[in-house]
RNA sequence: AUUGAACGCUGGCGGCAGGCCUAACACAUGCAAGUCGAGCGAGAAAGCACUUCGGUGCGAGUAAAGCGGCGGACGGGUGAGUAACGCGUAGGAAUCUACCCAUUAGUGGGGGACAACAGCCGGAAACGGCUGCUAAUACCGCAUACGCCCUACGGGGGAAAGGUGGCCUCUAUUUAUAAGCUAUCGCUAAUGGAUGAGCCUGCGUGAGAUUAGAUUGUUGGUGGGGUAAAGGCCUACCAAGUCGACGAUCUCUAGCUGGUCUGAGAGGAUGAUCAGCCACACUGGAACUGAGACACGGUCCAGACUCCUACGGGAGGCAGCAGUGGGGAAUAUUGCGCAAUGGGGGAAACCCUGACGCAGCCAUGCCGCGUGUGUGAAGAAGGCUCUAGGGUUGUAAAGCACUUUCAGUAGGGAGGAAAAGUUGUAGAUUAAUACUCUGCAACCGUGACGUUACCUACAGAAGAAGCACCGGCUAACUCCGUGCCAGCAGCCGCGGUAAUACGGAGGGUGCAAGCGUUAAUCGGAAUUACUGGGCGUAAAGCGCGCGUAGGCGGCCAAGUCAGUUGGGUGUGAAAGCCCCGGGCUCAACCUGGGAACUGCAUCCAAUACUGCUUGGCUAGAGUAUGGUAGAGGUGAGUGGAAUUCCAGGUGUAGCGGUGAAAUGCGUAGAUAUCUGGAGGAACACCAGUGGCGAAGGCGACUCACUGGAUCAAUACUGACGCUGAGGUGCGAAAGCGUGGGGAGCAAACAGGAUUAGAUACCCUGGUAGUCCACGCCGUAAACGAUGUCCACUAGCCGUUGGGGAACUUGAUUCCUUGGUGGCGCAGCUAACGCACUAAGUAGACCGCCUGGGGAGUACGGCCGCAAGGUUAAAACUCAAAGGAAUUGACGGGGGCCCGCACAAGCGGUGGAGCAUGUGGUUUAAUUCGAUGCAACGCGAAGAACCUUACCUGCCCUUGACAUCCUCGGAACUUGUCAGAGAUGACUUGGUGCCUUCGGGAACCGAGUGACAGGUGCUGCAUGGCUGUCGUCAGCUCGUGUCGUGAGAUGUUGGGUUAAGUCCCGCAACGAGCGCAACCCCUAUCCUUAGUUGCCAGCAUUUGGUUGGGCACUCUAAGGAGACUGCCGGUGACAAACCGGAGGAAGGUGGGGAUGACGUCAAGUCAUCAUGGCCCUUAUGGCCAGGGCUACACACGUGCUACAAUGGUCGGUACAGAGGGCUGCCAACCCGCGAGGGGGAGCUAAUCCCAGAAAGCCGAUCGUAGUCCGGAUCGCAGUCUGCAACUCGACUGCGUGAAGUCGGAAUCGCUAGUAAUCGCGGAUCAGCAUUGCCGCGGUGAAUACGUUCCCGGGCCUUGUACACACCGCCCGUCACACCAUGGGAGUUGGCUGCACCAGAAGCCGGUAGUCUAACCUUCGGGAGGACGCCGUCCACGGUGUGGUUAAUGACAGGGGUG
Repeated sequence: AUUGAACGCUGGCGGCAGGCCUAACACAUGCAAGUCGAGCGAGAAAGCACUUCGGUGCGAGUAAAGCGGCGGACGGGUGAGUAACGCGUAGGAAUCUACCCAUUAGUGGGGGACAACAGCCGGAAACGGCUGCUAAUACCGCAUACGCCCUACGGGGGAAAGGUGGCCUCUAUUUAUAAGCUAUCGCUAAUGGAUGAGCCUGCGUGAGAUUAGAUUGUUGGUGGGGUAAAGGCCUACCAAGUCGACGAUCUCUAGCUGGUCUGAGAGGAUGAUCAGCCACACUGGAACUGAGACACGGUCCAGACUCCUACGGGAGGCAGCAGUGGGGAAUAUUGCGCAAUGGGGGAAACCCUGACGCAGCCAUGCCGCGUGUGUGAAGAAGGCUCUAGGGUUGUAAAGCACUUUCAGUAGGGAGGAAAAGUUGUAGAUUAAUACUCUGCAACCGUGACGUUACCUACAGAAGAAGCACCGGCUAACUCCGUGCCAGCAGCCGCGGUAAUACGGAGGGUGCAAGCGUUAAUCGGAAUUACUGGGCGUAAAGCGCGCGUAGGCGGCCAAGUCAGUUGGGUGUGAAAGCCCCGGGCUCAACCUGGGAACUGCAUCCAAUACUGCUUGGCUAGAGUAUGGUAGAGGUGAGUGGAAUUCCAGGUGUAGCGGUGAAAUGCGUAGAUAUCUGGAGGAACACCAGUGGCGAAGGCGACUCACUGGAUCAAUACUGACGCUGAGGUGCGAAAGCGUGGGGAGCAAACAGGAUUAGAUACCCUGGUAGUCCACGCCGUAAACGAUGUCCACUAGCCGUUGGGGAACUUGAUUCCUUGGUGGCGCAGCUAACGCACUAAGUAGACCGCCUGGGGAGUACGGCCGCAAGGUUAAAACUCAAAGGAAUUGACGGGGGCCCGCACAAGCGGUGGAGCAUGUGGUUUAAUUCGAUGCAACGCGAAGAACCUUACCUGCCCUUGACAUCCUCGGAACUUGUCAGAGAUGACUUGGUGCCUUCGGGAACCGAGUGACAGGUGCUGCAUGGCUGUCGUCAGCUCGUGUCGUGAGAUGUUGGGUUAAGUCCCGCAACGAGCGCAACCCCUAUCCUUAGUUGCCAGCAUUUGGUUGGGCACUCUAAGGAGACUGCCGGUGACAAACCGGAGGAAGGUGGGGAUGACGUCAAGUCAUCAUGGCCCUUAUGGCCAGGGCUACACACGUGCUACAAUGGUCGGUACAGAGGGCUGCCAACCCGCGAGGGGGAGCUAAUCCCAGAAAGCCGAUCGUAGUCCGGAUCGCAGUCUGCAACUCGACUGCGUGAAGUCGGAAUCGCUAGUAAUCGCGGAUCAGCAUUGCCGCGGUGAAUACGUUCCCGGGCCUUGUACACACCGCCCGUCACACCAUGGGAGUUGGCUGCACCAGAAGCCGGUAGUCUAACCUUCGGGAGGACGCCGUCCACGGUGUGGUUAAUGACAGGGGUG
């Protein structure tokens, strides 16, 4: 785009078309083919009129029936069958043709019957039987026969029918009729035409080869028969043909065509309506009649079915029009009329006509019209939305002003009608003014549709809009609901709490009396490629030759004209499509003309090319002669090395084997070694991208036979060529058969190891096999994943075979030719790559491909001994499968490098007790969060109340807090009582500030509603902040260049660095964020400044206390200093590294702050902020008590220890950095002590906390559960605080647990570090001895090195990974479902062969019977009918095959989940 459509929702009108696609299923009822009295005989009735009542006339020579003629072979229906001369197209010759036309000649004279009818009889009926009568355009002879037919060429044969109208001029008789004449309709014979039909042929017209052979009247001939006609159409005989890979036969499917739909076309699909042809008429068979049938509404027979029946018999055929049942998703009225067109009959009037013309039903399609038009902003109300302003629906509505198509009512009103008939008139015909025909005029008057089309009037916006869609494709977006549910979906895909994708709504978009969905066809699809594709790796080159058919084929000339080209003629029906016109108001529709129908046939012409024929040529191909190289093939023989075995000698305890072992062998003497022997197999070195072969493949040497290649120069043949469907041969390894052989190796097998297991890898053994001969198999990643042949198209470098040339004669150089390699240009390619050995440019031929899986499987065929091979599907299922390349990530891949990563060390954890956090459990609650590294002394820098978020209970509801409004009151404050308290009741004091005198500001109370409030949820809606990789050295950009592109380059490479740090190189050149540096602290020095700091010298005191001083320390400001700067070496003359000097410090001096692009949906809604959701007398707020402190247990992080490098006691020395007014608190007094009293000083370089401790000097303990260790418990106290019970810290006395250095495992640290020792601070009423953050004191050991573990960086490689190896993914098993092959069989369909049987009928035979016309010599004959027999044959039957479909216990594989 389309449809004979159907379904869902909806539905105003008209025009034109269309309407059982399924059951060629079955049919009730009515109608669909009759007509002619002008062919014939016979001939009613109802009714009307008259009547003498007997009847007569009309009806009426009508109806009905019969004989006869013509028509029922057309028209109408259907598509079952048919793959065919059925259809289409173009031709042909051996034919017929009623009615029609033209022409020729006739139409004379006789005869015998049969219906009807009458009578009798049979039957239920249908329908018959017998006897008798009768006519004809029915039937039969005779005569005639131009033409006709047959013929032996002499001859022979064969017709007819009359009817009707008119006229009496002639003849006959009486008007009138007959003969006759005339007109007309017929009839007979014949010729020609027209029309229709039959037959034959070329070409075209589906699928399947998993159908390859078919055929016996088959193919041809002769004779005969038969037909309208050619012909095996039929028959007898003869011959053995005929068809077939250019697809016979068989199977399945199907009416064919003009056309229709689609498409740019070529094509593809289709064959409704209309038109042409064919076939069929319940199923099968058969003939009759006829011009025509083997006959839809005819006959006979058989069968199935239905109906009637008196059971004896009969009747029927809607695939005609309506209609019914059934089937189905689905398809209409038992209508009107012959008015028109057409058909049959008739002389005509006329009759018949479900053909046809119309109407009815159906949005089934196409076309047209309408459902109003204009105006109308307060942009109404309502809806929806919202950032709360608005936006949108929307000029839409309302309102105002108009119009009236269509529908409605009423009125008017064409055309479709031409004829026919009657009368008049003119002409033709005729003897004729009859008849008949033709023309003209007048009269009469025919319409189913139809209430027609059309026109006019009337009223009133009045009666008339839906459907689908809105994530992308694809025009159109928001809200709410839902929450991987419900659902959507054409493909991709939506939905798991913010869904433009589900459902609803608002809005929008598209079509519109329709709109969607489903089904179907073509297109897009170059996705079967003729136009117009491919095959190295995506699907696809047969494993390789030879060769048949076929296809294709070198140069010259002549002929021919088949192909080819041009022109003419015929045909290509009409309709349709297209163009130009015309008619319905337009259109659809109808109609006139043209063009077209790309085709076929035939004729003429041309002759380049192709073909064919003929003649020639040598460039293709081949042959001959002479060389050359070679693992080319086959057969026979020979050789040495090695393994093994056997025999013997020497010799002794092991050998062998592995990662390590064991099995195994060995004291019965192995292994080792020497000598001899046996046997089989394979041929080291040479050896080479070397050689040969078609491929598989071929490797010691010699001989024989043999194939091919190549080179050089000549000679010869003369296109002999290329490819190659089928066919045929060769064809690795494994395997099979028969017979040999068997050393080594070695499937299976055994044992030993390894392992979780180990039916493996490793080891020890070991059989088939490997070897030979003969025969099979016929496959491989049979690969260059690249078919064969030919030609052309830059180069360079190897190698191998042959030949030539040059000189400088060589291991030389150059040229040429045949192979075989590497690189590379153009070109090609999706890229990778190929590139004279093409995957380039062209040609010839063959093979093969068409999404993945199912499946190279099943079934069938062929081959095979088997294994199996070859050929080769479908159902079902998925939306991918695949190629090449890119970037990452990953690897028990590689290279380089780094890090307390390992190693080397030191000290710990893991064991004990306790502290603390977590899990778990418990609980009314044990609030919440953090969960590998990167949660777990974390949020928490401090839970007794508070905190507090949790639980229980008592209370409040505009609220504890914010803003606004109203009213009242200053605010505020004293006290009492009740209560656990919140709270409630009462009570005391107090009247302030500003003022324009209205009031206002702050505050308090009450009230109302907007609102407050929420540590309620979502960190996977977020901001901010943070952790981590990681202080790792990386991450990017611009321009340029390369690539179809993703991307690459830069950023890789060579060095170097802590570093993408720097240098060099380079299609890159630059730049940014990171690194480094800049900042702070610290180490040295200088300057400045000296109080609260310092004190060398001076004075004074022995307290830097004071004077004094500011040199030093120190303090805190500013500077200096370090930069690979210098020297030597290494390096590439670089960067840099190594060593050295100087220096307080040396190569980043040490430490801190500083954290690139990003990753982990990492953490946090409970710091804060915030979207959405939720609660609102509660999930908010207040209060009391409780809980967060529980405790069988498990883990993390710590503290203290286990002791003598120690504990205890005594004495004694030296810090730094901090903090302090609600504070630090001195001296002094009291207490054993915690502490109490006391009150000086200090807002701090001034005073206080404040005694530093380890250390040092002494003493004691003596290896023990201790003079170690301190848990736990008891008693007594201190302090803080409203309050230490749950649940604080500390003190004294007493008690004195585990623990004797810690399994597997695991952590930190590279120097002022680890280890060890104490000190301070934050939080804080109090509580840290153990946590955290800081401070100083004492102060080590070790690093060979980078193999390994972990993490990281760069380069490279592989990849089937990309949520990226915590990836992906294979097979069995279990379960569910689906389709399918096998299957003992079972049941149908179709069909072959053999046989039986044989209705009706045609044909043939026949004296059994009967017999009008003709003949007869009257006896009969000719001819005919019936009967009987025979051939053919439908249905049916029997047997046996083939094929196909359904089904089947069971078992098989496959697919999906």
The RNA shown here (small-subunit ribosomal RNA) has 1457 nucleotides and comes from an uncultured bacterium. RNAcentral holds the sequence, with entries from ENA and SILVA. Its mean pLDDT, the model's own confidence on a scale to 100, is 85. Rfam family: Bacterial small subunit ribosomal RNA. Its Rfam clan is "SSU clan".